[in-house]
Context: one part of a larger RNA
RNA sequence: AUUUGACCUCAAAUCAGGUAAGAAUACCCGCUGAACUUAAGCAUAUCAAUAAGCGGAGGAAAAGAAAAUAACAAUGAUUCCCCUAGUAACUGCGAGUGAAGAGGGACAAGCUCAAAUUUUAAAUCCGUCGGGUUACACCUGACCGAGUUGUAAUUUGAAGAGGCGUUUUCCGCGUUUUUGAUCAGUCCAAGUCCUUUGGGAUAGGGCAUCAUGGAGGGUGAGAAUCCCGUUCGGCUGAUCAGAUUCGCUUUACGAUACGUCAUCUAAGAGUCAAGUUGUUUGGGAAUGCAGCUUAAAAUGGGAGGUAAAUUUCUCCUAAGGCUAAAUAACGGCGAGAGACCGAUAGCGAACAAGUACCGUGAGGGAAAGAUGAAAAGAACUUUGAAAAGAGAGUUAAACAGUACGUGAAAUUGUUGAAAGGGAAACGAUUGAAGCCAGUCGUACCGGU
Numbered sequence: 001a002u003u004u005g006a007c008c009u010c011a012a013a014u015c016a017g018g019u020a021a022g023a024a025u026a027c028c029c030g031c032u033g034a035a036c037u038u039a040a041g042c043a044u045a046u047c048a049a050u051a052a053g054c055g056g057a058g059g060a061a062a063a064g065a066a067a068a069u070a071a072c073a074a075u076g077a078u079u080c081c082c083c084u085a086g087u088a089a090c091u092g093c094g095a096g097u098g099a100a101g102a103g104g105g106a107c108a109a110g111c112u113c114a115a116a117u118u119u120u121a122a123a124u125c126c127g128u129c130g131g132g133u134u135a136c137a138c139c140u141g142a143c144c145g146a147g148u149u150g151u152a153a154u155u156u157g158a159a160g161a162g163g164c165g166u167u168u169u170c171c172g173c174g175u176u177u178u179u180g181a182u183c184a185g186u187c188c189a190a191g192u193c194c195u196u197u198g199g200g201a202u203a204g205g206g207c208a209u210c211a212u213g214g215a216g217g218g219u220g221a222g223a224a225u226c227c228c229g230u231u232c233g234g235c236u237g238a239u240c241a242g243a244u245u246c247g248c249u250u251u252a253c254g255a256u257a258c259g260u261c262a263u264c265u266a267a268g269a270g271u272c273a274a275g276u277u278g279u280u281u282g283g284g285a286a287u288g289c290a291g292c293u294u295a296a297a298a299u300g301g302g303a304g305g306u307a308a309a310u311u312u313c314u315c316c317u318a319a320g321g322c323u324a325a326a327u328a329a330c331g332g333c334g335a336g337a338g339a340c341c342g343a344u345a346g347c348g349a350a351c352a353a354g355u356a357c358c359g360u361g362a363g364g365g366a367a368a369g370a371u372g373a374a375a376a377g378a379a380c381u382u383u384g385a386a387a388a389g390a391g392a393g394u395u396a397a398a399c400a401g402u403a404c405g406u407g408a409a410a411u412u413g414u415u416g417a418a419a420g421g422g423a424a425a426c427g428a429u430u431g432a433a434g435c436c437a438g439u440c441g442u443a444c445c446g447g448u
Base pairs, nucleotide, nucleotide: 027058028056029055030054031053038045042092068075069074079106080105081104082103089097090096110322111321112320113268123151124146125145127143128142129141130140131139132138160264161263162261163260164259165258167257169255170254172248173247174246177243178242179241180240181239182238183237184236185235186234187233191207192223193206194205195204196203208225209224210214216228217227218226273294274293275292276291277290278289279288300317301316302315303314304313357364358363377404380391381390382389383388
């Protein structure tokens, strides 16, 4: 000096880990929020704390362990049912609306933070890298990090902490045998005998068998015994729960229960409460909620369904949190059934149906099932450009030919019969012709 290397800062790209805004929405929770209607008018009221709209979740959700109910001999989280009760109460006290305690049942379950100095020791936790291991778990070591503006242990009002006590009780793993539940798989009765008809026997006649099985379906016609199943049971595997045998390990100044002493004992703020406005409620001098203003206490506070003062008594302990079951269910998934419908019914849709089609669009929205036991779905010949015929063939049947089971009616063609002055049609009376069925008579034939 050069450059492919290294270092610093780094666009883009690739990305460990993490996150899901969307759909669906029957049931559930939170918001928002009408009117038609009723009041025989209408404005408060009612419809309705509903519909439409918005947001969010789960297999359930929400609620939930009392700032409860009561006033009793008191009860004791929540949810749901019966009852309370169409009661108390509200209301142009009109129309109407309308709970709760108790009682009886279903189901049952209780807990946890914050707030104390562990103060002779952050005893706590994430991550990374090792080791062990039954390998996303657990044990263990090292190192970063979080963290004293507080991670652990202890404690939660029914208490609790602390002291004292010759007081009580302790854990986990594997294995043997076995029981139950759920799920999956698998096995399990008895004629295809004779005969008639028929394309075909599952039908008629005869003789049999099983049955804790004669529900149902299929098979060329009505099949308990041909096939699948059905009834009662058996076996195998997986998961979960329980009991049991044996073995190993239990261990610590630990945990737990009880007694006693009476030394200590912290408990949620723009919250409670009050005023006012709106809304809501059965809640009425204000049931709940929300906005604004004022705004607490600590032998305190809230509730005690008529406002206020004073006083007494009773019940709870708000302003933090978790929690199974009983309950709901027009969606989804998986099963079973029916005094339901049977193709103009039943879903709009038994079929290439939210399809075809219509509308710029929101949106509206049909019709349409059946050959046969089996395609054996008509070879071949012939006419024709072909379609289509005429023969032939399949079939039990083609008058079942993919316009296909049966094939009604209006309507059309053709054939036959009858009538025709008063349109046709209609009623009464009485006839004629053709055809069908039954009965009777006569003649003939056959049988007895």
Large-subunit ribosomal RNA, domain I from uncultured Glomeromycotina, 448 nucleotides, folded computationally. Its Rfam family is "Eukaryotic large subunit ribosomal RNA". Clan: LSU clan. For this family Rfam cites "The comparative RNA web (CRW) site: an online database of comparative sequence and structure information for ribosomal, intron, and other RNAs" (Cannone et al., BMC Bioinformatics, 2002). Gene Ontology terms of the family: ribosome and structural constituent of ribosome. Taxonomically the source falls in Glomeromycota (Eukaryota, Opisthokonta, Fungi). The prediction has a mean pLDDT of 81.